[in-house]
C1' cells in the first nucleotide's frame, strides 16, 4: 500500500465484502519442557463449612493450673480465663448496583473548616469523691439471653485548686483585590491532667493535660473538560433572592419564620435511554474511533429501604436500631443470619482454578519489648488462557530402494526424504552436589557519649516455597508434531467417488457424468506446541470528509420572499491588550509508552536514570492581524431631484367578435357523428339562414427568440389608487452592509365552507360502439366544477430538477429600456457605455453529457440539505386543517446491489435510403381425388435408429423378399465371426464321410507336413494368459465434414489521431455501383479476409492434327447407305490461341459513372458452374470413418433359422396420374443430346397377342450394341363420369432369385372406384427461363424410381412500379433490452414463511400528585416517675434516666396520573418463495406520448377532469 463484487463491456457514484492488529475470551482438532503474567465479563442470583480484626497484665480487680518458698494466713515465679479500661476495627480486602453528578479529571480558593497516632516548641501533672462490670446469689426463659440482691478496682466516671497558655470583649499595628487573618496591648469573666515501669538509688522510659506550629489525612466551593435522544420545549414554591433564627467542624435555603417575584432554557433547561471517572489500553502515518480486565488514583456500594449511637475519623462489609424479602432454630412463646473477604457449593451461562503452605520476606494493628494477630502479602496447585525461551536431532548417504501417487506407459513424484554409516548430547529420566532470597529487630560484647537516648563496628540466631535454581556424572536418537489451506481475492493441483444429490460458502459464487470450489487420497502451500472457527473492537472506510467528500442530470438546494437571534463585514487615525505570538515559573502522581543503561544463560520480566506527558494556571513581553473604545472618511448601502419602459398590483366602469338559448320570418329532409357505425336531434319543422332579444365567460389580430413580477403568475379598452426596477446628472447621510435558526406573509391546479352565478367546457354518472373482455382509449348526453365575494387549504416535474449576495477571468452576434459622441438640414445607419433577456464559442471545470461573465470557472459570506436500495414522501407521537389531508418522521426485515453518463449491438405497431420472384404484373401448380412415398400418432414380441420451424418429413437410405439389419422370437458359441503376443500340447492345414438337427452347432470316424547346423524354426490346431467384440451411451466432452444467414456485401488488422476509458475514426459525408464497386471530399494513410478476376462449361473466329469422326470438289461401285480410293475444305472432335476493355467515335451531365447511337458472334458481370469473409444457431451427425470418457464381457459381444422394419381409425408434407377435344385413340412419318455396356450391351433372324422366349453377328467401344416422344399428316371420338380417368379386383402369365406367403416388378383378358380443375390459405418461376415431350445413368440378381442427378426437343406471358406483405444492408433516432421484443416488467387475487402496525382488553415494570396509617431515630416540648458524685444544715434544686407528647419521615394502604414493556380474537400493509390465476400498465411513438400535484371511479395493474413539466 490495496483488492473482490453492479455491465456484453466502459467510466463515475455507492453500498456490501477480504487481506492487518488486538483480547480477562469461548469451541473444534491437537499437545514435549520452562520461565514470566493472567483467569465468574453472565445473577450486585442464594450460600453449608473453615477462616478473614485483633491486641495491651508495663492501666484494672478478679478466677484457675504448675513450680518454688512460708510465718501455712500467704507470697513469688510461669501459664490460661472471662471482665473492666486504653488503642485499633472508618485501614488493608471486594465489587460496579447506584449515579449525567462537582461523581471523576484538571487548574484555582478555602481571608468559611477539621484533623487520633507522629514530628517539634513552650508550660504543667496539686489535692479529693462516689460508683459499676467481673465473682456470688436468686428468679424467667427451650434457647438466645435478660432482671433483682449484695461486694470491688483502675490510666474508668465526678467535684476542687493552678492558668504557661486558650477563648471573649476592647484598643491599635501589619497584610490583602477584600478583614471573619497575624501581631501586640488590656479587662476579669470562663476553662487540664492519670498514672504504669526499670533501678539500691540518682535518674530514666511510656504515657497525661493546656496552648503553638509542622507534616501527612480530610471537609467545602469555583473556571474549564467528557454519552445518547428536541418523536423530551418549556422547567422551578424552598423554587430565585433578602432579613432574622437554628444548625454545622465549616460557607450556605441546609432547615425555619417573614418579605419580594424571582431562577434556569435552542451555547439545549426539564423529560427519557445508558454509563462508575481517569492514568492508562487496544487500533491507527496522525488526526481521530473504540474500550475502562489485570496494576495505580478518586468515587459509590456492603442482603432492599430508613436512621442515628460512639468515635479525630462512619451514618460504619465480617458494629448498633427500625421496617421489608429470603433462609434456618424453635418446646410455637420468640429467636438467629448477611462472602460484591480467602477458599469452597449451588444456580445462570459459550466460559473463569485450590474449601493449599506461612507470616521466613514486604507491610498493617496492638504492645516497653519479647510477641501475638493478618485468606493485606509471599509462595505452592490447576488451565497451552496469553506473552516468551528451548527441544522433538547434526552430518554423511542415490541402487534416486520398496510402499504411496499421476502416467502420454517412456516415466516423474514423494526423494537424501528413508534404510545405512559417523556424530552430539540440549529438554526430559536416573544419581550426586548445592546457592541466593536474611538483613534487621532482640540478646552479648566493643566503640562514641552525661547516658543504660540515638548511632556505628562484632558476635549469635531465624527460610513457607525446597524433594527447588545452578553444577557434574551415567544411558541413549532412544520419550517428544500438529493444525489450517490448496477456483479468484490468497501462498500452494492431480487422481478417485458423487452427480443440483450429498454437500460447500468471508464475498463473487461451485455441485445437473470427464468438479484443481463436494468427499477421500497422494503431493503443495503457512504457521507451528499449536492451528484453525466463533464473538467483539480499530484499520482499510476520505464511507460523517477538522486533518479530508459533497448536493444540474447519481443521495442532495428549503416553492418563495421579509426578516429576528447568530455568523460574517469597506477606510484612516489613537487607545486598551480578548484572541494571537514569544519567554518565565508553578503543576501536569507513580506505573505504563519511548531512549540510553543494569540484572535473570537470552527473551518475556524487571531495575535504574532520561525523555515525553502535545494540557491547565499564573507573571512578564510584543501589538501586525483580530476583537473593544473614541474619532474620520466615501468608494459599500441609502436619500433627494429629472427622465422614460412595462400583460407588475387593487378596485370600478365599457366594448366588440363568438358559442348557446328565447321568440318570429325563409324553408322542407335530412343533421350530427367516425376508422366505418350507433346511441341522440329532427314533418310537433331540425340541420341552414334572416332580425331581435337574453346571458355568461374569455380577450382574435397586435405577439415576439419581447416585457414585469420575489416565487406562484400577469394580456380587450379607460379611469383612480399603489408597488419595484432602471437611466442621467448633481447635492446629501456615512457602513446605515451581506446572510439569515427559529418567525411572518405570500403561494398553479385540484379540493372545503357560506352565499350567488352558471353560456361553453367537463371529473361522475348514464348511453352507444370496439373488444376474448373494455369498469379505457372514439361518439351522443351530462352533474359537481370551472366563474364572483368572503373565509379555509399549502401541496406541483412549485424546474434552469442549479440557494443568496459581492469581486474577477477571451471573444462574436441577436435583441429590450436608457444616455452619451460622431455625423446630417433633420433621421437612421455607426462608435462607446448603463441596466435586462437570449444563441455560439475559449480557458478552466466535470464522471461524462454539458457548463462556459445570466458559470457547473476562480474566490469570499452566510443558510439548507446529502450518506446503499427496498421497507417508506410509511407506523407511532406531536403540532396544523371543517374535512380531504399537510409538516415533521423511525425501526425490524430483506437484498448485493440499486443508481448517473457514454460505448457497441439488437429491437420498435420511430424516421431516411436501397435491394430481392419481397410484393405486384403474369404463367403454372400445392390444398379437393385417387395412387406412390417420407413423417406424427395408434398398434405390435418387433413395427431397429437418427433428423423436427424456415434450415425435418421421396431426408441418412445412389434400391428391407434371404442378405442388409442394427429390432423381435427361438436354438446355439464363449480367447470367440476380426488383430498381435507369451506359455504349453499335438501334429499338418485342407479334404471327405456318419448321426441328430430348422440351420448354426454337437458328438464321432477316415485321410494327412516342410526346412534343419537335429538344439530348434516354419505352418496348422486345441489348452491358457493378455485381450478381441459392441450401430451400447455421451454431436451439451471432440476431430472431421455438413445445414443455415448468404453469393447477403460485409468483416478486420497495422500505424497516426480523438476519448480517462467501453470505443472511435479508417468503413463517415455527396454521387455511383451487382458489389466497403468506383470517384471526389474528409486526421487520416494503407493493408488483410470478403466482391470482381484468376478455374471450368458454353456462344465468334484462328491455328494445329484428322480416326472409329466428317464428304465439298476428283474418281470407282451399290436396289439404296462415306460403302471403297482419296481429300483436310466444312461439320466435328481436342489442344493452344483470339476476341470485350465502357477500347474508339458523336451527343448529355465537373469526376467516376450512366443514358442513347455507330460497331461487333457477344455491351455493359455475355449465360451457366465451381468458388460460401468474420461469425450465429451448446443447428445436425458418436448409426459413414475417427475419438476421451462412462458402460458390458458365457454376454449390451458373435452364429443360425423364422418374423419386423412393408403393420392401419386417422393427421400432415412431398410428388405421380388426372378430371378432358390446345384433348383421346389409331394409322403414317421427322428430327436428339448426354450418357452406359464384359457374370455386360446385345444386332439382324425365328417364336409368342404382350412381358418375353431361342440364339448369337459385333462391342472392353467417336467403329458394336442400347435409343427418342411431344410436334407435323390422316381418319375417328362431339362434352358425356364419356372412345376421359384409370384405383381396385379377377383369372391366366413372363422374368430375376435357393426362395415372390408375409412382400418384387412386368404382361395379357375381365372389371372400370374416386375425380368434371379444387375452401380458407399456399408454392415456384424473369428467357432458351416458366411450361410441356421424351431419353440416359447410379444404386441394383430383381424391384417398391411417380424418387434423384443429368441430357436434349417444342417452347411462352408479364414486370406500372416499390404504397403495402416477407427477409436483407446502410445511416439515423429511442430504450428500463444484452438469454438481447419469444427480451423485460406491473398490481390484484390464491398458497406459505418472516418480522411489524392497529385493536375491544389483559397482565407486569419505573416514577409520580393528592390522601390515610405511621415503626425505629434525632429534634423540641412536658416532668408523672426513678437516681451516687455537685450545691445545700435540711427540705429541696442543678442535672440525667425512662414515659408520654409534637414535627418529620422509610415501609405499607386507597383513588388517579405519565412513561414503558409483554400478550391479545381480529384487522392493515410490507418483505421472501424455479416453473399458480387474471390482465398487460411501463420500458420503442410501448401501440391513447410519459410524469408530478389533486379530486372522482374501478377486479387489477389502472382510467378521467384540472393545472403543470419534458426527463
Nucleotide at each position: 500500500a490495496g483488492a473482490g463484487u453492479u455491465u456484453g463491456a466502459u467510466c463515475c457514484u455507492a453500498g456490501c465484502u477480504c487481506a492487518g492488529a488486538g483480547u480477562g475470551a469461548a469451541c473444534g482438532c491437537u499437545g514435549g519442557c520452562g520461565g514470566c503474567g493472567u483467569g465468574g465479563u453472565u445473577a450486585a442470583g442464594a450460600c453449608a463449612u473453615g477462616c478473614a480484626a485483633g491486641u495491651c497484665g508495663a492501666g484494672c480487680g478478679c478466677u484457675c493450673c504448675a513450680u518454688u518458698c512460708u510465718u501455712c494466713g500467704g507470697a513469688a515465679u510461669g501459664g490460661g480465663g472471662a471482665g473492666c479500661g486504653g488503642c485499633g476495627a472508618a485501614c488493608g480486602g471486594g465489587u460496579g448496583c447506584g449515579u449525567a453528578a462537582c461523581a471523576c479529571g484538571u487548574g484555582a480558593g478555602u481571608g468559611a473548616c477539621c484533623u487520633g497516632c507522629c514530628u517539634u516548641u513552650a508550660a504543667g501533672u496539686g489535692g479529693g469523691g462516689g460508683a459499676u462490670a467481673a465473682c456470688c446469689c436468686a428468679u424467667c426463659g427451650a434457647a438466645a439471653g435478660a432482671u433483682g440482691g449484695a461486694u470491688u478496682a483502675a490510666u474508668a466516671c465526678c467535684g476542687c485548686a493552678u492558668g504557661u497558655g486558650g477563648u471573649c470583649u476592647a484598643u491599635g499595628g501589619c497584610u490583602u483585590a477584600a478583614a471573619u487573618g497575624c501581631c501586640a496591648u488590656a479587662g476579669u469573666a470562663c476553662u487540664a491532667a492519670a498514672g504504669c515501669u526499670u533501678g539500691u538509688g540518682a535518674a530514666g522510659g511510656c504515657g497525661c493535660u493546656u496552648a503553638g506550629a509542622g507534616a501527612g489525612g480530610g471537609g467545602c466551593u469555583c473556571g474549564c473538560g467528557g454519552c445518547c435522544u428536541a418523536u423530551c420545549a418549556g422547567c422551578u414554591a424552598g423554587u430565585u433572592g433578602g432579613u432574622g433564627a437554628g444548625g454545622u467542624a465549616a460557607c450556605g435555603g441546609c432547615u425555619c419564620a417573614c418579605c419580594a417575584a424571582g431562577g434556569c432554557u435552542a451555547a439545549g433547561a426539564c423529560g427519557g435511554g445508558u454509563a462508575g471517572c481517569c492514568g492508562g489500553u487496544c487500533u491507527g502515518a496522525g488526526a481521530g474511533g473504540a474500550u475502562g480486565a489485570u496494576c495505580g488514583g478518586c468515587c459509590a456500594c456492603a442482603c432492599u429501604g430508613g436512621a442515628a449511637c460512639u468515635g479525630a475519623g462512619a451514618u460504619a462489609c465480617g458494629g448498633u436500631c427500625c421496617a421489608g424479602a429470603c433462609a434456618c432454630c424453635u418446646a410455637c412463646g420468640g429467636g438467629u443470619g448477611g462472602c460484591a473477604g480467602c477458599a469452597g457449593u449451588u444456580u445462570c451461562g459459550a466460559a473463569u482454578u485450590a474449601u493449599u503452605c506461612a507470616c521466613a520476606a514486604u507491610g498493617g494493628g496492638c504492645g516497653c519489648a519479647a510477641g501475638c494477630c493478618u485468606g493485606a502479602u509471599g509462595g505452592u496447585g490447576c488451565g497451552a488462557c496469553g506473552c516468551c525461551g528451548c527441544g522433538u536431532g547434526g552430518g554423511g548417504g542415490a541402487a534416486g530402494a520398496a510402499g504411496g501417487u499421476c502416467u502420454u506407459c517412456g516415466g516423474a513424484u514423494u526423494g537424501u526424504a528413508a534404510a545405512c554409516c559417523c556424530c552430539u548430547g540440549u529438554c526430559g529420566u536416573u544419581a550426586a552436589g548445592g546457592a541466593g532470597c536474611a538483613a534487621a529487630a532482640a540478646c552479648u560484647g566493643g566503640g562514641u557519649u552525661c547516658a543504660u537516648a540515638g548511632c556505628c563496628c562484632a558476635g549469635c540466631u531465624u527460610g513457607a516455597g525446597u524433594u527447588a535454581a545452578c553444577u557434574u556424572a551415567a544411558a541413549g536418537a532412544g520419550g517428544a508434531a500438529g493444525u489450517a489451506g490448496u477456483g479468484g481475492c490468497u501462498a500452494a493441483c492431480u487422481c478417485u467417488g458423487u452427480g443440483c444429490c450429498a454437500g460447500c460458502a468471508g464475498c463473487c459464487g461451485c455441485g445437473g457424468u470427464a468438479a484443481u470450489a463436494c468427499a477421500g487420497a497422494g503431493a503443495c502451500u503457512a504457521c507451528a506446541a499449536g492451528c484453525g472457527u466463533u464473538a467483539c473492537u480499530c484499520g482499510g472506510a476520505u464511507u460523517c470528509a477538522c486533518u479530508g467528500g459533497g448536493c444540474g442530470u447519481a443521495a442532495a438546494g428549503g416553492g418563495u420572499g421579509c426578516g429576528u437571534a447568530g455568523g460574517c463585514g469597506g477606510u484612516u487615525g489613537u487607545g486598551u491588550g480578548u484572541g494571537u505570538u514569544a519567554a518565565a515559573u508553578g503543576u501536569g502522581a507513580a506505573a505504563u509508552c519511548c531512549u540510553g543503561g543494569g540484572g535473570c544463560u537470552c527473551a518475556a520480566c524487571u531495575c535504574c536514570a532520561g525523555a515525553a506527558c502535545u494540557g491547565c494556571a499564573u507573571u512578564u513581553a510584543a501589538a501586525a492581524c483580530u476583537a473593544c473604545a473614541c474619532a474620520u472618511c466615501u468608494c459599500g448601502a441609502g436619500u433627494u431631484u429629472u427622465a422614460g419602459a412595462g400583460a407588475g398590483g387593487u378596485a370600478a366602469g365599457c366594448g366588440g367578435a363568438a358559442u348557446u338559448c328565447u321568440u318570429a320570418g325563409u324553408g322542407g329532409a335530412g343533421c350530427a357523428g367516425u376508422g366505418a357505425a350507433a346511441u341522440g336531434c329532427a314533418u310537433a319543422g331540425a340541420u341552414a339562414u334572416u332580425a331581435a332579444g337574453a346571458g355568461g365567460a374569455a380577450c382574435a389580430c397586435c405577439a415576439a427568440u419581447u416585457g414585469c413580477g420575489a416565487a406562484g403568475g400577469c394580456a380587450g379598452c379607460u379611469u383612480a389608487c399603489u408597488g419595484g426596477a432602471u437611466a442621467a446628472a448633481a447635492a446629501c447621510u456615512g457602513a446605515c452592509g451581506c446572510u439569515g435558526a427559529g418567525g411572518c406573509a405570500c403561494g398553479a391546479a385540484a379540493g372545503c365552507g357560506u352565499g350567488g352565478g352558471g353560456a361553453g367546457c367537463a371529473a361522475a354518472a348514464g348511453g352507444g360502439a370496439u373488444u376474448a373482455g373494455a369498469u379505457a382509449c372514439c361518439c351522443c348526453u351530462g352533474u359537481a366544477g370551472u366563474c364572483c365575494a368572503c373565509g379555509c387549504c399549502c401541496u406541483a416535474a412549485a424546474c434552469g430538477u442549479u440557494g443568496u449576495a459581492c469581486a474577477c477571468u477571451a471573444a462574436g452576434u441577436u435583441u429590450u429600456g436608457g444616455g452619451a459622441g460622431a455625423u446630417u438640414c433633420g433621421a437612421c445607419c455607426c462608435u462607446c457605455u448603463c441596466a435586462g433577456a437570449g444563441c455560439u464559442c475559449a480557458a478552466g471545470c466535470u464522471a461524462a453529457c454539458g457548463u462556459g461573465a445570466u458559470a457547473a470557472g476562480u474566490g469570499u459570506a452566510c443558510c439548507g440539505c446529502c450518506u446503499g436500495a427496498g421497507g417508506a414522501c410509511u407506523a407511532c407521537g406531536g403540532c396544523c386543517g371543517c374535512a380531504a389531508g399537510g409538516c415533521u418522521a423511525a425501526a425490524a426485515c430483506u437484498c448485493a446491489a440499486a443508481g448517473g453518463a457514454a460505448u457497441u449491438g439488437a429491437c420498435g405497431g420511430g424516421g431516411g435510403c436501397c435491394c430481392g420472384c419481397a410484393c405486384a404484373a403474369g404463367c403454372g401448380g400445392u390444398g379437393g381425388a385417387g395412387u406412390a412415398u417420407g413423417u406424427g400418432g395408434c398398434u405390435u414380441a418387433a413395427u431397429u435408429c437418427g433428423a423436427u420451424g424456415c434450415u425435418a418429413c421421396g431426408c441418412g437410405a445412389a434400391a428391407a423378399a434371404c442378405c442388409u439389419u442394427a429390432c423381435c422370437u427361438a436354438g446355439g458359441c464363449u480367447u470367440g465371426a476380426c488383430a498381435u503376443a507369451g506359455a504349453c500340447u499335438a501334429g499338418a492345414c485342407c479334404g471327405g464321410g456318419u448321426a441328430u438337427g430348422a440351420a448354426a452347432g454337437u458328438a464321432c470316424c477316415c485321410u494327412u507336413c516342410c526346412c534343419u547346423u537335429c538344439g530348434g524354426g516354419g505352418c496348422u490346431a486345441g489348452u491358457u494368459u493378455a485381450c478381441a467384440g459392441g450401430u451400447g451411451c455421451u454431436g451439451c466432452a471432440u476431430g472431421g465434414c455438413u445445414g443455415u444467414c448468404g453469393u447477403c456485401a460485409g468483416c478486420u488488422c497495422g500505424u497516426g489521431u480523438c476519448g480517462u476509458g467501453a470505443g472511435a475514426u479508417g468503413u463517415g459525408c455527396g454521387g455511383u455501383u451487382a458489389a466497403g464497386u468506383c470517384c471526389g471530399u474528409c486526421a487520416a494513410c494503407g493493408a488483410g479476409c470478403g466482391c470482381a478476376a484468376c478455374c471450368c462449361c458454353u456462344g465468334u473466329c484462328c491455328u494445329u492434327a484428322g480416326u472409329u469422326g466428317c464428304c465439298a470438289g476428283c474418281g470407282a461401285g451399290u436396289a439404296a447407305u462415306g460403302u471403297c480410293g482419296g481429300g483436310a475444305a466444312c461439320u466435328u472432335u481436342a489442344a493452344g490461341g483470339a476476341g470485350a476493355c465502357u477500347a474508339a467515335c458523336c451527343u448529355a451531365c465537373u469526376a467516376u459513372g450512366u443514358a442513347g447511337g455507330u460497331g461487333g458472334g457477344a455491351a455493359g458481370u455475355g449465360g451457366g458452374g465451381a468458388c460460401g469473409a468474420c461469425g450465429u444457431c451448446a443447428a445436425g451427425u458418436c448409426a459413414g470413418u475417427a475419438u476421451g470418457g462412462c458402460c458390458c464381457u458365457u454376454a449390451c459381444g458373435c452364429c443360425u433359422a423364422g418374423g419386423g422394419c412393408u403393420g392401419c381409425a386417422c393427421a400432415c408434407g412431398u410428388a405421380c396420374u388426372a378430371c378432358a377435344a390446345u384433348g383421346c385413340a389409331u394409322g403414317g412419318u421427322a428430327c436428339a443430346g448426354a450418357a452406359a455396356g464384359a457374370a455386360g450391351c446385345a444386332a439382324g433372324a425365328c417364336c409368342g397377342c404382350g412381358a418375353g422366349g431361342u440364339g448369337g453377328a459385333g462391342c472392353a467401344a467417336a467403329u458394336c450394341u442400347c435409343u427418342a416422344a411431344a410436334a407435323c399428316c390422316a381418319u375417328g371420338c362431339c362434352c358425356a363420369g364419356u372412345u376421359c380417368a384409370g384405383a381396385u379386383u379377377g383369372a391366366a402369365g413372363u422374368c430375376u432369385g435357393a426362395a415372390a406367403u408375409u412382400c418384387g416388378a412386368c404382361u395379357c383378358c375381365a372389371u372400370g372406384a374416386a375425380g368434371c380443375c379444387g375452401g380458407a390459405a399456399u408454392c415456384g418461376c424473369u428467357a432458351g427461363u416458366a411450361a410441356u415431350g421424351g431419353c440416359g445413368c447410379a444404386u441394383c440378381a430383381g424391384c417398391a424410381a411417380u424418387g434423384g442427378c443429368g441430357c436434349c426437343g417444342u417452347g411462352a406471358a408479364u414486370a406500372c412500379g416499390u404504397u403495402c406483405u416477407c427477409g436483407g444492408g446502410c445511416c439515423u433516432u429511442g430504450u428500463a433490452c444484452a438469454c438481447a421484443c419469444c427480451g423485460c416488467c406491473c398490481g390484484u387475487c390464491a398458497c406459505g414463511u418472516c418480522a411489524u402496525g392497529a385493536a375491544a382488553g389483559c397482565u407486569g415494570g419505573u416514577u409520580u400528585u393528592g390522601c390515610c396509617c405511621a415503626a425505629a431515630g434525632c429534634a423540641c416540648g412536658u416532668c408523672c416517675g426513678c437516681c451516687a458524685a455537685c450545691c445545700g444544715a435540711a427540705a429541696g434544686g442543678a442535672g440525667g434516666c425512662u414515659a408520654c407528647g409534637u414535627u418529620u419521615u422509610a415501609a405499607g394502604g386507597c383513588c388517579g396520573a405519565a412513561c414503558u414493556a409483554g400478550u391479545g380474537a381480529u384487522u392493515g400493509g410490507g418483505a421472501c418463495g424455479a416453473a399458480g390465476u387474471c390482465g398487460u400498465a411501463a420500458c420503442a411513438a410501448g401501440g391513447u406520448a410519459g410524469c408530478c400535484g389533486u379530486a372522482g371511479g374501478g377486479g387489477a395493474a389502472c382510467c378521467u377532469g384540472c393545472g403543470g413539466c419534458u426527463g